Small-subunit ribosomal RNA, central domain from an uncultured bacterium, 348 nucleotides, folded computationally. Model confidence (mean pLDDT): 88 of 100.
Context: one part of a larger RNA
RNA sequence: CUGGGCGUAAAGCGCACGUAGGCGGUUUUUUAAGUCGGAUGUGAAAGCCCUGGGCUCAACCUGGGAAUUGCAUCCGAUACUGAAAGACUAGAGUACGGUAGAGGGGGGUGGAAUUCCAGGUGUAGCGGUGAAAUGCGUAGAGAUCUGGAGGAACACCGGUGGCGAAGGCGGCCCCCUGGAUGAUACUGACGCUGAGGCACGAAAGCGUGGGGAGCAAACAGGAUUAGAUACCCUGGUAGUCCACGCCCUAAACGAUGAAUGCUAGUCGUCGGGGAGCUCGUCUCUUCGGUGAUGCACUUAACAGAUUAAGCAUUCCGCCUGGGGAGUACGGUCGCAAGAUUAAAACUC
Numbered sequence: 001c002u003g004g005g006c007g008u009a010a011a012g013c014g015c016a017c018g019u020a021g022g023c024g025g026u027u028u029u030u031u032a033a034g035u036c037g038g039a040u041g042u043g044a045a046a047g048c049c050c051u052g053g054g055c056u057c058a059a060c061c062u063g064g065g066a067a068u069u070g071c072a073u074c075c076g077a078u079a080c081u082g083a084a085a086g087a088c089u090a091g092a093g094u095a096c097g098g099u100a101g102a103g104g105g106g107g108g109u110g111g112a113a114u115u116c117c118a119g120g121u122g123u124a125g126c127g128g129u130g131a132a133a134u135g136c137g138u139a140g141a142g143a144u145c146u147g148g149a150g151g152a153a154c155a156c157c158g159g160u161g162g163c164g165a166a167g168g169c170g171g172c173c174c175c176c177u178g179g180a181u182g183a184u185a186c187u188g189a190c191g192c193u194g195a196g197g198c199a200c201g202a203a204a205g206c207g208u209g210g211g212g213a214g215c216a217a218a219c220a221g222g223a224u225u226a227g228a229u230a231c232c233c234u235g236g237u238a239g240u241c242c243a244c245g246c247c248c249u250a251a252a253c254g255a256u257g258a259a260u261g262c263u264a265g266u267c268g269u270c271g272g273g274g275a276g277c278u279c280g281u282c283u284c285u286u287c288g289g290u291g292a293u294g295c296a297c298u299u300a301a302c303a304g305a306u307u308a309a310g311c312a313u314u315c316c317g318c319c320u321g322g323g324g325a326g327u328a329c330g331g332u333c334g335c336a337a338g339a340u341u342a343a344a345a346c347u348c
Base pairs, nucleotide, nucleotide: 004319005318006317007302008301012316014200017197021193022192023191025088026087027086028085029084030083031082033081034080035077036076037075038074039073040072041071042070049065050064051063052062053061054060091190092187093186094185095184098181099180103177104176105175106174107173108172109171110154115149116148117147118146119145120144121143125136126135162169163168205246206245207244208243209242210241214240215239219235220234221233222232257315258314259313260312261311262310265293266292267291268290269289270288271287272286273285274284275283276282277280297304298303321348322347323346330341331340332339333338
């Protein structure tokens, strides 16, 4: 390379947009580049292969044929691919007016709770644990009431509920804004994928400036213990929060790339449309989303099963025994931490 694979054995990029490239719906006509057929020329000889001949045979030598799967020219074929022109509406998109939603950004605002501050009442404990102690408290704590400050998070509703490409998103109100979805009309293949590229990307971390209630790496003390650099307790700083700028990684998981077509059912749930009548918390039907169960089929099994891991097609990514190693070196990126790309010796 061929071939085989990628839910769990090695293997789907964290996710989208998109350049080149690859691939591309139905139909008519033309063309004849690809494709197919025929002819001619060429494809040196030798060798290989077939079939004769010559050395007594053979090796060897020699005649003829075939082959040389190719290339060029000419003549044809027109199903498929391409090209040109035209038509279509099932893909895709646009418009209109609806619908649902923690989708995103900004601003405002509310109550509960914790902590702190001030004041009132009040007295000896509080707190904490397996048990304790450190700690707090007669300088009046804890408890309770009133007032105030400040930060962070939004109980119930809340749901194998919803929205988002993924990361993710949850009090309420307003402004700006993306997407989805059913119905109707229109455009008429405008599409799919996507090497590079580019945008986004939890948490932690970094830079500058704010903020700091609670929690809490590090750290300190008390316990436990043979020890205890832990688990438990009392404290507590970064951080957690905000703005701007970086970082770019996760069991970034459905451990399942994107898109399209086809292939039994049954039962939920969310959002729409339509029809029917006995107008109901009704019945039937249809589209889109999200679950459970379960045939065919698949699978090593587990399991998957119209949201496929079934049957097929297009494009991209990735895998090739374990360790060494996602490491070294080099490159690129980064303020750094490090990220990314990525070996070999050796060894089993």